Small-subunit ribosomal RNA, central domain from an uncultured Bacillota bacterium, 349 nucleotides, folded computationally.
Context: one part of a larger RNA
RNA sequence: CUGGGCGUAAAGGGAGCGUAGGCGGCUAUGCAAGCCUGAUGUGAAAGCCCGCGGCUCAACUGCGGGACUGCAUUGGGAACUGCAUGGCUAGAGUAUUGGAGGGGCAGGCGGAAUUCCUAGUGUAGCGGUGAAAUGCGUAGAUAUUAGGAGGAACACCGGUGGCGAAGGCGGCCUGCUGGACAAAGACUGACGCUGAGGCUCGAAGGCGUGGGGAGCAAACAGGAUUAGAUACCCUGGUAGUCCACGCGGUAAACGAUGAAUACUAGGUGUCGGGGCCCAAGGGGUCUCGGUGCCGCAGCAAACGCAGUAAGUAUUCCGCCUGGGGAGUACGUUCGCAAGAAUGAAACUC
Numbered sequence: 001c002u003g004g005g006c007g008u009a010a011a012g013g014g015a016g017c018g019u020a021g022g023c024g025g026c027u028a029u030g031c032a033a034g035c036c037u038g039a040u041g042u043g044a045a046a047g048c049c050c051g052c053g054g055c056u057c058a059a060c061u062g063c064g065g066g067a068c069u070g071c072a073u074u075g076g077g078a079a080c081u082g083c084a085u086g087g088c089u090a091g092a093g094u095a096u097u098g099g100a101g102g103g104g105c106a107g108g109c110g111g112a113a114u115u116c117c118u119a120g121u122g123u124a125g126c127g128g129u130g131a132a133a134u135g136c137g138u139a140g141a142u143a144u145u146a147g148g149a150g151g152a153a154c155a156c157c158g159g160u161g162g163c164g165a166a167g168g169c170g171g172c173c174u175g176c177u178g179g180a181c182a183a184a185g186a187c188u189g190a191c192g193c194u195g196a197g198g199c200u201c202g203a204a205g206g207c208g209u210g211g212g213g214a215g216c217a218a219a220c221a222g223g224a225u226u227a228g229a230u231a232c233c234c235u236g237g238u239a240g241u242c243c244a245c246g247c248g249g250u251a252a253a254c255g256a257u258g259a260a261u262a263c264u265a266g267g268u269g270u271c272g273g274g275g276c277c278c279a280a281g282g283g284g285u286c287u288c289g290g291u292g293c294c295g296c297a298g299c300a301a302a303c304g305c306a307g308u309a310a311g312u313a314u315u316c317c318g319c320c321u322g323g324g325g326a327g328u329a330c331g332u333u334c335g336c337a338a339g340a341a342u343g344a345a346a347c348u349c
Base pairs, nucleotide, nucleotide: 003321004320005319006318007303008302012317014201015200016199017198021194022193023192025088026087027086028085029084030083031082033081034080035077036076037075038074039073040072041071042070048066049065050064051063052062053061054060091191092188093187094186096183097182098181103177104176105175106174107173108172109171110154115149116148117147118146119145120144121143125136126135162169163168206247207246208245209244210243211242215241216240220236221235222234223233258316259315260314261313262312263311266294267293268292269291270290271289272288273287274286275285276284277283278282298305299304322349323348324347331342332341333340334339
C1' cells in the first nucleotide's frame, strides 16, 4: 500500500450552519459519455504459456498456436449510471389549527438566609476542634428584639421529568424571539443527505478596561498536627466568583458511541399530542413524537449493546496504525499575555 478498524484495547472532530465535492425517490421519451457486443487496424521481434521437433538428456534451440488483459476507427444495443425534456408525490418544505417546555435576550418585582450598621434587653463568655490554640469579647461580644444597608443565590415543587445543536438552562411577572411536536392533508414538486476548507457558538479557569463586592475563597498570614507538614483540620484573608463591553477557545466539552435514511420479536414505566370505545370525577385500546428500564434474534474478546443498536445495509465526513521520547522540538498561523492550533525526529524498549 491492498486492507482492517474507531463504547472500554490506538482511533468520532466540543457543537452547529454551510461552500466546493461526493452520494441521491417514482415514471415516460430521447441522446449514447460511462457500460455491453460485432468487425477492422494496431499491440515489432525476442521473452512468457501450450503443443510438436533438433542436439544421447537437460540447459540451449527450431516450428506452430495462444497470450499481449491495451489503444484507435467503425456497425449495433439501451437494462443500469450519466445528460436532456416532460410528468408524479411516498423524501423535503410551505400554509392552517392547537397545546407542552428551567430554549434565548431584555426589563421589572419578591421572600428566606448570610454579613455589616444603628438602637433596645442582657452578662461573661463566644467561637472552633479528635483535642486545642490562633481569633472575637467588660471600649459590653455570643444570644435575643426592632429598624436599616448591600451583594449573591433562588429551599419546597423537583422527577433515570422538561427544553436546547452542543456548551448549557430552574423564584415570580411582562415584552421581544428561536426550535420541536400533534392534527387534518390544502400548496410546492426531489427543492434531498453529507460536508474538505470556511464561518458561528462554545463550561470552568484565565486576560484587558470600567463598575460591584454579602457569602465563599486560589495566593498569603497565623494556630494546630507532625520527625518534618511549603498539606489534610482551625482562625483570618486578596485576586476571583457578580455586572457591562472585548479577548481567549480549552475539558473525563462523555453516551468516552459523527451525521442521515431504511429494515429487524416482545414487555414495562414516564413526558407531550391525537383517534376510538365503555356501566365517564374513572378506565380500556390504538397511534405519532420524546425519555428510561428489561429482553429475543443478531452482534461482541469479554463486559455488554439490543427499534434511542454496539444488529442488517447504503451514503458522506472525521480519525487510528506498538510503548516511551511527546502533544514535546522546530517552523507556521492565531493571541495583549497565558497559551491554543498544526505537529516530527534522533534515541530507546